Model confidence (mean pLDDT): 86 of 100. Predicted 3D model of a 1437-nucleotide RNA (small-subunit ribosomal RNA) from an uncultured Alphaproteobacteria bacterium. It matches the Rfam family "Bacterial small subunit ribosomal RNA". RNAcentral holds the sequence, with entries from ENA, Greengenes and SILVA.
[in-house]
RNA sequence: AGAGUUUGAUCCUGGCUCAGAACGAACGCUGGCGGCAGGCUUAACACAUGCAAGUCGCGCGGACCCUUCGGGGUUAGCGGCGGACGGGUGAGUAACGCGUGGGAACGUGCCCUGGGGUGCGGAACAACCGCUGGAAACGGCGGCUAAUACCGCAUGAUGUCCUUCGGGACCAAAGGUUUCGACCGCCCCUGGAUCGGCCCGCGUCUGAUUAGGUAGUUGGUGGGGUAACGGCCUACCAAGCCGUCGAUCAGUAGCUGGUUUGAGAGGAUGAUCAGCCACACUGGGACUGAGACACGGCCCAGACUCCUACGGGAGGCAGCAGUGGGGAAUCUUGGACAAUGGGCGCAAGCCUGAUCCAGCCAUGCCGCGUGAGCGAUGAAGGCCCUAGGGUUGUAAAGCUCUUUCACCCGUGAAGAUAAUGACGGUAGCGGGAGAAGAAGCCCCGGCUAACUCCGUGCCAGCAGCCGCGGUAAUACGGAGGGGGCUAGCGUUGUUCGGAAUUACUGGGCGUAAAGGGCGCGUAGGCGGGCGCAUAAGUCGGGGGUGAAAUCCCGGGGCUCAACCCCGGAACGGCCUCCGAUACUGUGUGCCUUGAGGACGGGAGAGGUGAGUGGAAUUCCGAGUGUAGAGGUGAAAUUCGUAGAUAUUCGGAGGAACACCGGUGGCGAAGGCGGCUCACUGGCCCGAUCCUGACGCUGAGGCGCGAAAGCGUGGGGAGCAAACAGGAUUAGAUACCCUGGUAGUCCACGCCCUAAACGAUGAGUGCCAGUCGUUGGCCGGCAUGCCGGUCAGUGACGCAGCUAACGCUUUGAGCACUCCGCCUGGGGAGUACGGCCGCAAGGUUAAAACUCAAAGGAAUUGACGGGGGCCCGCACAAGCGGUGGAGCAUGUGGUUUAAUUCGAAGCAACGCGCAGAACCUUACCACCCCUUGACAUGGGCGUCGCGGGAUCCCGAGAGGGAUCUCUUCAGUUCGGCUGGACGCCACACAGGUGCUGCAUGGCUGUCGUCAGCUCGUGUCGUGAGAUGUUGGGUUAAGUCCCGCAACGAGCGCAACCCUCGCCCCUAGUUGCCAGCGGCUCGGCCGGGCACUCUAGGGGAACCGCCGGUGAUAAGCCGGAGGAAGGUGGGGAUGACGUCAAGUCCUCAUGGCCCUUACGGGGUGGGCUACACACGUGCUACAAUGGCGGUGACAGUGGGUUAAUCCCCAAAAGCCGUCUCAGUUCGGAUUGUCCUCUGCAACUCGAGGGCAUGAAGUUGGAAUCGCUAGUAAUCGCGGAACAGCGUGCCGCGGUGAAUACGUUCCCGGGCCUUGUACACACCGCCCGUCACACCAUGGGAGUUGGGUCUACCCGAAGACGGUGAGCUGACCCCUUCGGGGGAGGCAGCCGGCCACGGUAGACUCAGCGACUGGGGUGAAGUCGUAACAAGGUAGCCGU
Repeated sequence: AGAGUUUGAUCCUGGCUCAGAACGAACGCUGGCGGCAGGCUUAACACAUGCAAGUCGCGCGGACCCUUCGGGGUUAGCGGCGGACGGGUGAGUAACGCGUGGGAACGUGCCCUGGGGUGCGGAACAACCGCUGGAAACGGCGGCUAAUACCGCAUGAUGUCCUUCGGGACCAAAGGUUUCGACCGCCCCUGGAUCGGCCCGCGUCUGAUUAGGUAGUUGGUGGGGUAACGGCCUACCAAGCCGUCGAUCAGUAGCUGGUUUGAGAGGAUGAUCAGCCACACUGGGACUGAGACACGGCCCAGACUCCUACGGGAGGCAGCAGUGGGGAAUCUUGGACAAUGGGCGCAAGCCUGAUCCAGCCAUGCCGCGUGAGCGAUGAAGGCCCUAGGGUUGUAAAGCUCUUUCACCCGUGAAGAUAAUGACGGUAGCGGGAGAAGAAGCCCCGGCUAACUCCGUGCCAGCAGCCGCGGUAAUACGGAGGGGGCUAGCGUUGUUCGGAAUUACUGGGCGUAAAGGGCGCGUAGGCGGGCGCAUAAGUCGGGGGUGAAAUCCCGGGGCUCAACCCCGGAACGGCCUCCGAUACUGUGUGCCUUGAGGACGGGAGAGGUGAGUGGAAUUCCGAGUGUAGAGGUGAAAUUCGUAGAUAUUCGGAGGAACACCGGUGGCGAAGGCGGCUCACUGGCCCGAUCCUGACGCUGAGGCGCGAAAGCGUGGGGAGCAAACAGGAUUAGAUACCCUGGUAGUCCACGCCCUAAACGAUGAGUGCCAGUCGUUGGCCGGCAUGCCGGUCAGUGACGCAGCUAACGCUUUGAGCACUCCGCCUGGGGAGUACGGCCGCAAGGUUAAAACUCAAAGGAAUUGACGGGGGCCCGCACAAGCGGUGGAGCAUGUGGUUUAAUUCGAAGCAACGCGCAGAACCUUACCACCCCUUGACAUGGGCGUCGCGGGAUCCCGAGAGGGAUCUCUUCAGUUCGGCUGGACGCCACACAGGUGCUGCAUGGCUGUCGUCAGCUCGUGUCGUGAGAUGUUGGGUUAAGUCCCGCAACGAGCGCAACCCUCGCCCCUAGUUGCCAGCGGCUCGGCCGGGCACUCUAGGGGAACCGCCGGUGAUAAGCCGGAGGAAGGUGGGGAUGACGUCAAGUCCUCAUGGCCCUUACGGGGUGGGCUACACACGUGCUACAAUGGCGGUGACAGUGGGUUAAUCCCCAAAAGCCGUCUCAGUUCGGAUUGUCCUCUGCAACUCGAGGGCAUGAAGUUGGAAUCGCUAGUAAUCGCGGAACAGCGUGCCGCGGUGAAUACGUUCCCGGGCCUUGUACACACCGCCCGUCACACCAUGGGAGUUGGGUCUACCCGAAGACGGUGAGCUGACCCCUUCGGGGGAGGCAGCCGGCCACGGUAGACUCAGCGACUGGGGUGAAGUCGUAACAAGGUAGCCGU
């Protein structure tokens, strides 16, 4: 630090995913030791049991025990202090709760400082005793009693209050111990320390689909209350107060130091430790007290649990352990107060689940170990293998050595400066034994480090993303090997990172998501020049604070580390003081350039209202006139003999304004178009004068806002949703046609949307130009131009920008200001809620769920019912066929025991088959063989091998027997070697079994089409482009010219073969011109001239002439020539495409069979037959049939052979037949025969006689052919025993037509569009049907929360009352008592928890039915979109 994933490829945008770190974790597999830490994240669910707060006899009385009688001890009660600390938890709380920094109106037990005081009295109440209630808990009544408990008086000020400043008023106290010192206390005041209460600035989550909230509410005055300020409380008065800088409401949440991540900024988090807060079963309340509204106190209410004698009582683990429950999940009912700390005590001491330790758990971090060295026959075994070997692997064994940890024995701390040690016989130390007790987990397709074999066969499975698996899987499972980490390793979950993917640092908005439809303008934000002042921001310096711990740095301690200790730095912040004044702010003064005003001109479909004009359409009237008109691709509906259309005149009415008219003008946008008038907005230009920053933007707000639509009333010519009819069509609720209503028009009122677009917010400044055009002004003159300037509007273009396309002074450039908006696709601009609307609907605007993409631009292809150019028997023109018949042949189908297999549009189908009766043969039935029909190797035996014939069994294979012909080579002579045969055992043979989608080779096809590429250079971020495009030309990427290209390769052409002309050579078997002979035949002599044969050569190149073209390439015409413009034909097939064909030609990987899926044999089948198709043959006849006649062929074959043979050509000519199912046609059938062959039954060919079928020119459709071609006629050959109408060849006779390229098919080049790239046989949309998922509505129903009104009103404090009770103090007293202050019970009042009634709002669950949505292998209907997608598409209505 990045990587994977959208595409055929590319760049960009953009989401998803991964690698890192972390954790109070959990789960899976595994597990040796130690140190340090951590350990209910869930049910603030319920709790059995034990313990967690007591202590003081030096405050007091009593009781009890002991006593050496001196005293000592124990402690229920009264009393004091403590139980407000310590410990737990995070429910509540969005708050001055917390953090940080300040503040003033307070309190503070114990502690410290200072000052002062401590005199005299009194009355009770527990304990105790008596009586008594109750099951218990716990009481009741009476009586006695002490105090550091309580009360009175005195003293009282440095205290408090009042004050007329003279003074007045008020409140205290406790003693105890002691042996002398003295110590511990008590009361008041003062100051301090500590702790606490209160107030304020700033900071502190989400939602605006929560926008208004508030009645003690905000303030004041009086009073009350508190330790204290305060509306804290109350009465009265005022009507305030809070809020878009987000009040209120809702949701969520303890806050912080910190922790975690990150480069940082930031994000997430708030376990352990530390600070603060809140809570203690739930709710309310107060009491006591220095302190509480009190976890282990009290009262009340509620729920729950327990006890009960049913009358009543008891309880609160969110203390430590522990239990149940919940949960993926979190420990011992341990030890000790030895240390630290706390409470009480003078103290000894007691208490302390705070704490210190131990236990459990790999939960985490850290450390250590499971051994070390040597050891190659590279052992065995495993795995792989190309069979050689490789690897596991120095790994093991073996030899030598060590002993950390664990184990055993011994010794034995520090922690405590004297005593006291739970930990603990622990840590440590010494000794001993022995390699001895100690390794796993995950991964190995890419990302990402690590590869092979087997199994499996879209199965089983894997998967973080992309994706693997359908018979060779490095991706599944196993194994071997390898990689990583290691007492752990993986998985899951969560957080941050990567993610610049919310962008402060640090993003964007023309087309990817994203500019508001437009304007006016409020708040707000931002703002020109020069001074002065100020010092809020800003900057410098000082002070305070920023707890400790943590992090960081330095040092130190445990053997190291983790961990711990000490010091430093830091803690980004806040407060405060002093200073600076450039910039910003604020105040003030001035300025004119921003902005505005005044003056003079100007252009314009700018707006509103009124009026007015002509053309056209339609309708009405009248005339002329007659049969049609209209409409379309073609028609029909429609109109017309009741007179249409056409034409002429007249009239009516509505709407729109031709030409001018223009990338012309105006307006903010929507938008605005005949002419005139009236009213009116804005803009531009020219000159100066004036105001003096008055400016820009603009959340909310207000206004405007095409079309469609809505309301009311008009109007209605044309057009025209809906609708009707006619066509089209498979259908046609469309496109086309004939009609036609809303509407379109006007007035008024709504609606408020749009592809409201420049898909580009507004403003200001700056940054090359060139050419048009609109408006104004200025200058020059040669009066029609030129030059300049301001404001608009266009085209091109530099710099710059951009992913590219493109933008470019009219920016998408460089900067600044303000507003709006975006954050993956779908769901969805939808649901719910709110607001607006008469409605339609608009606006604001989610989530669940789902996908690994969705996108932008550009590239190369492919495609288009896009365009241009151009080819081809592609069409057209023409000739002959096929499709109908019969037959042949191939195929499908069917049948069959089998009808072997393959080929499948063109490019399968007379194809593999150049030849299935057996064989072939691969198929079927049956019979038989098992080292095999065939190859190599071993052992043994035999020795020739081989051929022929016969016999027996058998269908044959096979088995058995006999006869006969012929007798291997070498030799060291030995069955020694080779060779052959037989037998045996094993390696193996064999397979036309599968996979042509594992392959080689070969082939088909586009296509004999003219294309396909490369090197270097150049251009582009890149895919890629250029070259190869362009202008001509060609059969051709053929050539020429041009050109950021220059060259080159594979193709084209040529070189090759053949035919056509000539020449040379050669002259037999060929030939015969001239000569001779003859049996008349090139037969013979002779000759090789000619034909011919077969070898060589020549010839044709647009070379020549004319025209044309750029003078080029070339094209047209002509001459000559056997031949012209590639002369005809052949061979030759670029890069590639079709997973084209072939595993059954051959070869070959893998898989499969092995007494069979191999091998042999007999018979059958491949020849089947209701059908369908392809390719052919023969015909339907007279251009013919039949009979006769008639000759010259040419290939080729026959062993060599131009001789001989195959060999008869067919056409043609003559005669006959005369239009008929025939003298056409020959199928079919009967019968006889021939040939081949071991054998013609299934199942050959040919012949004779007889039989004579369909068929009278073939529907839709479709094929071939452009010249020696089509058509027509026969001939030959291969293979073959025999067999063809097929195939491959050969020659004979021998046409027609091509205007032309619109159309069909195929192809080439350029261009264009694209949502295609498996590439149009593409892609893709919606309904319907089925399954699943989440979700909206929904009569209702269930539960939670909040609020309002009213009812009830416990405990409690407060107020009142208080006739009952009490009454220490006061007064009186006859001393009995009486009265009073005060207090208590009780009662009354308001306040108030719980509870209740009614209502409102809100959230959530369920819900018959219902709405759409998403996903799904495949289904149904159509074809909407992408190519002009076949009606251009899209937006709004």